RNA sequence: AAGUUUUGGUGAGCUUGCUCAUCGGAGCCUUUAAGAGAUUGAUAGCGGCAAACGGGUGAGUAAUGCGUGGGUAACGUACCCAUAGGAGGGAGACAGCUUCGAGAAAUCGGAGGUAAUAUCCCAUAGCCCCUUGACAUUAAAGUGUCAAGGGUAAAGAUGGCCUCUACUUGUAAGCUAUCACCUUAGGAGCGGCCCACGUCCUAUCAGGUAGUUGGUGGGGUAACAGCCUACCAAGCCAAAGACGGGUAGCUGGCGUAAGAGCGUGACCAGCCACAUCGGGACUGAGAAACUGCCCGGACUCCUACGGGAGGCUGCAGUCGAGAAUCUUUCCCAAUGGACGAAAGUCUGAGGAUGCGACGCCGCGUGGGGGAUGAAGGUUUUCGGAUUGUAAACCCCUUUUACUGGGGAGGAACCUAUUGAUACGAAUAAUAUCAAUGGUUGACUGUACCCUAUGAAUAAGCCACGGCUAACUCCGUGCCAGCAGCCGCGGUAAUACGGAGGUGGCAAGCGUUACUCGGUUUGAUUGGGUGUAAAGGGUCCGUAGGCGGCCAAGUAAGUGAAAGGUGAAAUCUCUCGGCUCAACCGAGAAAUUGCCCUUCAUACUGCUUGACUUGAGGAUGGAAGAGGAGAGUGGAACUGCUGGUGGAAGGGUGAAAUCUGUGGAUACCAGCAGGAACGCCUGUGGAGAAGUCGACUCUCUGGUCCAAACCUGACGCUGAGGGACGAAAGCUAGGGGAGCGAACAGGAUUAGAUACCCUGGUAGUCCUAGCUGUAAACGAUGGGCACUAUGUGCUCCGUAAGGAUGGGUGCCGUAGGUAACCCGAUAAGUGCCCCACCUGGGGACUACGGCCGCAAGGCUAAAACUCAAAGGAAUUGACGGGGGCCCGCACAAGCGGUGGAACAUGUGGUUUAAUUCGAUGCUACGCGAGGAACCUUAUCCAGGGCUUGACAUGCUGGAAGUAUUUUUGUGGAAACAUGAAAAGACCCGUAACCAGUCGGGUACCAGCACAGGUGCUGCAUGGCUGUCGUCAGCUCGUGCCGUGAGGUGUUCCCUUAAGUGGGAGAACGAGCGCAACCCUCGCCCUUAGUUGCCACUUCUGGUAUUUAUACCAGAAAGCACUCUAAGGGGACUGCCCGCGUUAAGUGGGAGGAAGGUGGGGAUGACGUCAAGUCCGCAUGGCCUUUAUGCCCUGGGCUACACACGUGUUACAAUGCCUGCGACAAAGGGCAGCCAAACCGUAAGGUGGAGCAAAUCCCAUAAAAGCAGGCCCAGUUCGGAUUGAGGGCUGCAACUCGCCCUCAUGAAGUUGGAAUCGCUAGUAAUGGCGCAUCAGCAACGGCGCCGUGAAUACGUUCCCGGGCCUUGUACACACCGCCCGUCAAGCGCUGAAAGUGGGGGGCACCCGAAGUCCCGCGUAUGCGAGAUCACGGUGAAUUUCAUGAUUGGCGCUAAGUCGUAACAAGGUA
Repeated sequence: AAGUUUUGGUGAGCUUGCUCAUCGGAGCCUUUAAGAGAUUGAUAGCGGCAAACGGGUGAGUAAUGCGUGGGUAACGUACCCAUAGGAGGGAGACAGCUUCGAGAAAUCGGAGGUAAUAUCCCAUAGCCCCUUGACAUUAAAGUGUCAAGGGUAAAGAUGGCCUCUACUUGUAAGCUAUCACCUUAGGAGCGGCCCACGUCCUAUCAGGUAGUUGGUGGGGUAACAGCCUACCAAGCCAAAGACGGGUAGCUGGCGUAAGAGCGUGACCAGCCACAUCGGGACUGAGAAACUGCCCGGACUCCUACGGGAGGCUGCAGUCGAGAAUCUUUCCCAAUGGACGAAAGUCUGAGGAUGCGACGCCGCGUGGGGGAUGAAGGUUUUCGGAUUGUAAACCCCUUUUACUGGGGAGGAACCUAUUGAUACGAAUAAUAUCAAUGGUUGACUGUACCCUAUGAAUAAGCCACGGCUAACUCCGUGCCAGCAGCCGCGGUAAUACGGAGGUGGCAAGCGUUACUCGGUUUGAUUGGGUGUAAAGGGUCCGUAGGCGGCCAAGUAAGUGAAAGGUGAAAUCUCUCGGCUCAACCGAGAAAUUGCCCUUCAUACUGCUUGACUUGAGGAUGGAAGAGGAGAGUGGAACUGCUGGUGGAAGGGUGAAAUCUGUGGAUACCAGCAGGAACGCCUGUGGAGAAGUCGACUCUCUGGUCCAAACCUGACGCUGAGGGACGAAAGCUAGGGGAGCGAACAGGAUUAGAUACCCUGGUAGUCCUAGCUGUAAACGAUGGGCACUAUGUGCUCCGUAAGGAUGGGUGCCGUAGGUAACCCGAUAAGUGCCCCACCUGGGGACUACGGCCGCAAGGCUAAAACUCAAAGGAAUUGACGGGGGCCCGCACAAGCGGUGGAACAUGUGGUUUAAUUCGAUGCUACGCGAGGAACCUUAUCCAGGGCUUGACAUGCUGGAAGUAUUUUUGUGGAAACAUGAAAAGACCCGUAACCAGUCGGGUACCAGCACAGGUGCUGCAUGGCUGUCGUCAGCUCGUGCCGUGAGGUGUUCCCUUAAGUGGGAGAACGAGCGCAACCCUCGCCCUUAGUUGCCACUUCUGGUAUUUAUACCAGAAAGCACUCUAAGGGGACUGCCCGCGUUAAGUGGGAGGAAGGUGGGGAUGACGUCAAGUCCGCAUGGCCUUUAUGCCCUGGGCUACACACGUGUUACAAUGCCUGCGACAAAGGGCAGCCAAACCGUAAGGUGGAGCAAAUCCCAUAAAAGCAGGCCCAGUUCGGAUUGAGGGCUGCAACUCGCCCUCAUGAAGUUGGAAUCGCUAGUAAUGGCGCAUCAGCAACGGCGCCGUGAAUACGUUCCCGGGCCUUGUACACACCGCCCGUCAAGCGCUGAAAGUGGGGGGCACCCGAAGUCCCGCGUAUGCGAGAUCACGGUGAAUUUCAUGAUUGGCGCUAAGUCGUAACAAGGUA
């Protein structure tokens, strides 16, 4: 408020008691609103506890830390256990809340009122705290007991019950249980503080410190204390490293190592520190508080511009940086923590999960069989080999993955009911136990089990040169690249890249970074210092270290035993649990350490006492260049004076500068000056070393010997420190003869700022001071002891001899040493102490410090750079080292070259091309012993061929074919293309006949392949040159040495010789030497044609008639010559001398020959990447219608020039002409070619003879005889050129030779320089041959004729051999190597400065906070002190940067010189 029941007032209508309207009252009911109370949940507040734990990180920290062991009688402690007690009475606030207000926000203010286990007051006080006293103990401080006085407490909450009291329903007081509260003795655990020891690098940090060290008073703390303050004193720390700088959390442990150690501090565990940076207090039991507060700074964010907010080094996550490091997950189920009576709540602690091969462990990717040893790949010696039982194929298995199913454990708690026990007045409550029921899992349907299918789903990475297991091919060509070290790669790469194969490891493999090891390369275990890095220049001495003998004490070191501790984890061992293992659990052992107690007392220490041997002193002797000072002396030198004298002197490799006629040098005399002290003089002496040298005196140090008087360990060494300390140098003052940096001049030299010479200033000398270094060396620190000898010198001593002691030398044993070497004077064996070293360079440096007058000294890094630097010894090689020796090496000779012309080769140049090779000796008359074509090589121009000029194989073809001859066309030819004629072989088959059939040869086509004087001689074989016909080079065994290696093989004598003899740790042997071989020289034998012709005979001719002589011929013969076979001979055999009685050597005899008789052949190990791929062979590469093959023409023959090798000459020892002797060795048939004839000749004709001791080439020439020439560009010389001829040849133009005539160049003996030769040689003369058609041949290879000179000798040049020496060389002196300058790169020092950082000092300002003072009832307010941050100033330190500048290092070939290595050319 609506509806409804009852009732009252007013008004109207009237039927007068009814109706209607309106306003009320009361009751009931429903809904709604407001309010009050209770319960539950949420939220905020008050209060309690926790938040100081847990979790993260390592910035700081070198000690306020940590570790180990102690102390606290100098302390604290909430929660827990536990002792003895207590808890009475009262009071006022403040949040929240209400209300008002300010602000953008954060937040704040005013007013009102309120509770408590919040707060406060009073009471009580055994214990406790304070003060005082007594006693006990104690060194004291202190502690304990007792007594007196004073002071300080408290809070309740929850559950249950009614026996007692009150109202009496049940509650309250009360009782009871649990928790909480107050005081307190004690405990446990946890902390605070203190002490000892340990705890990185740096001395280029040596002095630090003012609250500093101590005391007293006061303050302060839980507690001791300069913790703070006032005053007093002047201490304290430091070489056993203070202070400073740098770096760093410490430990258990972890990695490594045999250990000792070294490195390290992830995970896990203990401690510490920190929480954006700095300061501060509050609260609290505990904090100067990671996720609290205040203040300041930096940074980020919000803003209304006034102000505010924040702190991931919690878990995830984001960004950034970086080579690089995870999920914005699940759960409190378990373990643990906080709170709570409990249920429970919270917990990025924790448990799980995800990601990552990051690590450890386990498992798999299949097992068995399988040879045609498949295919493919790779390789190949083309046979094969390998991949490889690997695969295919056959038979099995099924872990894992995958399918389907099953399925633990981690769970104990907690809670409900019932029962028992304890407590209690109690059948209540609470606690405990038991039974029953219920409930809790993030991981997770996880571990595990069963099951289907099926070899099914699953192998990579690195390496292959050595270290280091594992090898070939291709590509590349000092490129690309590799590389841990050494080192690979420049055309055959096991080293780069790829492939095949192989080795290793395997879900991993390899790389990178770091640590330890190896590494005895920091040496305690466990190193060194003569020369490799390293002994201080020497001594004295401080600290320190070490120290003779006897005894006593002690017990620090030392040893033993027991105890405490050494956290746990880790490591080790034994068990056990996950299928094994990794992992985890249990027990033992270990933790090598520290502390305490007891015992022992040999040694060391300490204390005490004693001793004499170490050490020292005293006595008597001795030597000495020991030191300092003073004085003296003679020789020499220079100067000056005087004299004599007269032209040089001086100096050098040679000279000059220089001195000298103004009189030098030289000689004599005198004077002056300074310095040094000859002989003696000696690996002699002295001294600590540096050093010390005439004589005398003074002062003085040290040493040695004898003897054994004194002291009684007094000793040794020696970091720092001190003293001394050559020469040069410096300061000041003297002095200054000689010498002599610098300097000047003269020389030398390319230069010569040097060496040599002439001068000459500092200096050298003295006094006083400084410097403080040297290859200050014995490259060897000092002391003591021990360990074989021998032999000199010196000192003491000694009659002599001999011994002993001190010192100084040599050799040498053991031993040592890398070796050399040392070796009682140790570098041996031991002990003690000091110093020093740790690859080379940078660097005996920079910076800093100290010293110095300066010069400079002492101390002493780093960056960077290299893979070595170094020692000793060995073998070589080399030396402007030595010794010995040899050689035509020099010298002595003879003749040449270099000058000329020509020939020839080379370089260069030229050219279309001038093919290629050879390049000091050892290329250059070489390959080439025959370039007109050919040769010949594409060298050039041009033309042609393509299975090819040549070989082999296969396939196919093939009779008028192959082939031969003749011939045509084009052509320069090759070649291309035609024609004609002739015209085929062998074997077999077959009765005979084969061109016909078959096979083969030959031929054609095709395919394989041929071919290449293309490249590489630096891939090679073979051959050759050279050292060098030099005398060397090696081996076996033995011996020596660590070894390389040595010895032998060296030494003495000798030789041509590594030839021989002797010696000798060597004994033997090989290749070389020699000999054997050939040839020449003498003799003999044999043989006698084509050779010979003496004797003999004959014939002919000539002279001169005989005789005779000569010539020619024949016979006869083999004597001689000769020829060619075989022998002999010569061996230092003989004599003399020398020598070692040797080897041998000098001389001689004989002999043809004499010491290898002459000559030849013969060339050791090796060297030169010597030469040759163009003689041949050959690997690899390249080429294949061309880099092959054929052909024509050209070129190799060019020509300003340079060089080599030769020829001919320049003339008279010659040339020309004529006459006229004497050889040897060769060659000859597509050949040599006679006689004769022709030609001036070359040559031609001719044809005899000869396959050759027969014939021919073929007259040898020089020499000799005679004549001419007469010294000249000629009668020398012959180039060049012209003309004419001859020969060969297909062809003489480019481009042959010869002849005749003519022409007649240079050249008159050759600069510097250089070559050959020692006897039948040089020189000189001719002859022959090969190649070859011919010839550029004057070349090469041979032959004979004539036929010398000289050699003192080994100093020098060159080469070689042996021994020795030095070496920084070993690609071996053509080596190595230094410095400046120039260039590039890198590093570093200095530098006017500039910029930043660190720590301190002084001053200014001064927040928060604390303290103090004053005021106030109080919150508080004010003043002061202290103080973070900030600011200013003067210093300091460190880093970065800086124009410019100094240095160092590295770099491919830059420039200048040549300093060092050898006697390095001046040691």

The RNA shown here (small-subunit ribosomal RNA) has 1467 nucleotides and comes from a metagenome.
Its Rfam family is "Bacterial small subunit ribosomal RNA".
RNAcentral holds the sequence, with entries from SILVA.